[in-house]
Context: one part of a larger RNA
RNA sequence: GACGAACGCUGGCGGCGUGCUUAACACAUGCAAGUCGAGCGGUAAGGCCUUUCGGGGUACACGAGCGGCGAACGGGUGAGUAACACGUGGGUGACCUGCCCUCCACUCUGGGAUAAGCCUUGGAAACGGGGUCUAAUACCGGAUAUGACCUGCUCCUGCAUGGGGGUUGGUGGAAAGCGUUUAGUGGUGGGGGAUGGACCCGCGGCCUAUCAGCUUGUUGGUGGGGUAAUGGCCUACCAAGGCGACGACGGGUAGCCGGCCUGAGAGGGCGACCGGCCACACUGGGACUGAGACACGGCCCAGACUCCUACGGGAGGCAGCAGCGGGGAAUAUUGCACAAUGGGCGGAAGCCUGAUGCAGCGACGCCGCGUGAGGGAUGACGGCCUUCGGGUUGUAAACCUCUUUCACCUGUGACGAAGCGGAAGUGACGGUAGCAGGAGAAGAAGCACCGGCCAACUACGUGCCAGCAGCCGCGGUAAUACGUAGGGUGCAAGCGUUGUCC
Repeated sequence: GACGAACGCUGGCGGCGUGCUUAACACAUGCAAGUCGAGCGGUAAGGCCUUUCGGGGUACACGAGCGGCGAACGGGUGAGUAACACGUGGGUGACCUGCCCUCCACUCUGGGAUAAGCCUUGGAAACGGGGUCUAAUACCGGAUAUGACCUGCUCCUGCAUGGGGGUUGGUGGAAAGCGUUUAGUGGUGGGGGAUGGACCCGCGGCCUAUCAGCUUGUUGGUGGGGUAAUGGCCUACCAAGGCGACGACGGGUAGCCGGCCUGAGAGGGCGACCGGCCACACUGGGACUGAGACACGGCCCAGACUCCUACGGGAGGCAGCAGCGGGGAAUAUUGCACAAUGGGCGGAAGCCUGAUGCAGCGACGCCGCGUGAGGGAUGACGGCCUUCGGGUUGUAAACCUCUUUCACCUGUGACGAAGCGGAAGUGACGGUAGCAGGAGAAGAAGCACCGGCCAACUACGUGCCAGCAGCCGCGGUAAUACGUAGGGUGCAAGCGUUGUCC
């Protein structure tokens, strides 16, 4: 000097930041991912129209259901990991990519189901079983497709197994509609782009040799399998290799980086907040769906734990936001709003969004401001000291003249909305900031230190006691070093102490 700090004393205001470093301990409760009726069959409650009050119609709208997209983003945490995890620079002649942009072509024709519903039935529940009816942008056929893929031949080009053109034979493949039938918006196949991702390689960054040898899918080859794709990734066979003092193997520790702190620099330490990447989601394992996961708020199995039960069986996973217990020196509200920014769905209106924007709490940090200004000597009173003359506190106070920041009261009152909406209208923050007016010095100073280092000295008390202390050291009767007081010094809404790093 610094800090995600803590502790002691003290504490006026504001702005901007920041706040479980410990138990990746266990979690009550609420919320954190939905949306689309312009895909579909429908329709209980509500609305509207009608009514003979039983009902009927409509489709404004919509619970549940089928279907689509999203749920792989966003948010959290740092357990594991010494590794191509990360950083940096390359490679893919070995790859994938939903939505988006662009170009080309197409969107023809059939079929059978099923959920919801209705009937029935099992179960305490969770959740099912049977029968029957029905729709689709759900599902399954058929047709067409010079393009795609495979094979042979050939031409051009290139840096290699590549790219482009022509051609022979073959393989297996498309589609969906919706829309006041208009504007449009979708669907299918293919080329290119963009974005995102996958894999491979060079180099770089911890400690330990009181770890010296390690290795059998091990190292390489051939055939095969698998993958989007290369590859011992897997498998059969063959060979016997591969790594290591330039530290293999083992052990310990640890997410990595941009950066942050310190330092003249070189370096050292750190990786909280913010940003990029990675890993994880009660513990371990597994796959399914999908463009994308081996999937925090999905599924299955096993385990530990908790809960419900009618004992037959079931349910759960806050390292999301709040909040609770526990641990700890220690770390906040079960707040408001989708107004803005961004995200999902939707043609849109809009809905959802504990992302986000805000507010609350904490001097935890940084910055700014205030606690008044000028005058005022007989140098008052009081305190303290005294050589008893006085000195000092001290222009300090009183008193006089002013000012009114901040806080307080009253009034006014935003920008953020260039957005959204056909229009009316629409701001959580917020009656906030700001502005105007009002009153009155009025409401606002502490903490540490004063032997040397180190700036600041006397008195009393104590008497190697009580105590101080970072080091040297103080204290045993005159203590500037302990305690108190007066005075002083330094900082100041803070000041000190402790811890850690340079």
Molecule: small-subunit ribosomal RNA, 5' domain
Organism: uncultured bacterium